[in-house]
């Protein structure tokens, strides 16, 4: 220097922020409401992890069983069991029809 892989979703979570909901303040109203603010407002809703959890499938290895016909055999096929599915330090700065984050760009630059 190049080149493969290190799998995909789903619900939760660590966090995230304020469009809506609540909540507080203030004004107006008297109709149980409207309105302006505010997330250094605990929450619902919503976003939400490669290096976070759990499931489920995918794949990969073993094993049995069906295709399989006279007894056997067969590559592939498809079906069931089991096992495996590792390791991973990481910015700044940019993205996003609320916003902002451990989202995106990113297993990135980069260190080792």
């Nucleotide at each position: 220097u190049g080149u493969a892989a290190a799998g995909u979703u789903u619900u939760c979570u660590a966090g995230g922020g304020u469009u809506c909901c609540g909540c507080a303040u203030g004004u107006c109203a008297a109709u149980u409401g409207a309105c302006a603010u505010g997330g250094a407002c605990u929450g619902g809703u919503c976003c939400g992890a490669g290096a976070g959890a759990a499931a489920a499938c995918a794949c990969a290895u073993a094993c049995g069983c069906g295709u399989a016909a006279a007894u056997a055999g067969a590559a592939g096929c498809g079906c069931g069991u089991a096992u495996g599915c590792a390791c991973a330090c990481g910015g700044a700065g940019g993205g996003a029809a609320a916003a902002a984050a451990g989202c995106c760009c990113g297993g990135g630059a980069g260190a080792g």

A computed fold for a 112-nucleotide RNA from Bacillus subtilis subsp. subtilis str. 168, annotated as Guanidine-I riboswitch aptamer. The sequence is in RNAcentral, with records from ENA, Rfam and Ribocentre. The same sequence occurs in records of 2 taxa. Lineage of the source: Bacteria > Bacillati > Bacillaceae > Bacillus > Bacillus subtilis subsp. subtilis.